[in-house]
Molecule: c-di-GMP-I riboswitch aptamer
Organism: Massilia polaris
RNA sequence: CUCUGCAAAAGGCAAACUCCUCGAAAGAGGAGGACGCAAAGUCAACGGUCUAACGGGUCCUUUCCCCUAUGACGGCAGGACUGCCAGG
Numbered sequence: 001c002u003c004u005g006c007a008a009a010a011g012g013c014a015a016a017c018u019c020c021u022c023g024a025a026a027g028a029g030g031a032g033g034a035c036g037c038a039a040a041g042u043c044a045a046c047g048g049u050c051u052a053a054c055g056g057g058u059c060c061u062u063u064c065c066c067c068u069a070u071g072a073c074g075g076c077a078g079g080a081c082u083g084c085c086a087g088g
Stems, first nucleotide, its partner, number of pairs: 002088004012037002017032006035075001041081003047076001048073003055067003
């Protein structure tokens, strides 16, 4: 420098669920909790997924319904960057 992650060790993260807070929602943060993870570290600029407040459409108007990301998900996959341990 590069590849690999069957085993070990040191440590790390933390799904569901519960409580509190924020948010229109999706979801996020904190505490508890561990299903899992070798990048479950960072990045939302690509694909995908979720939501639809504002705005627009329909309607006489409202509700409803439809469209829409400027809102989210990196623990959906790819990509970029960085990184611990062990082994080759």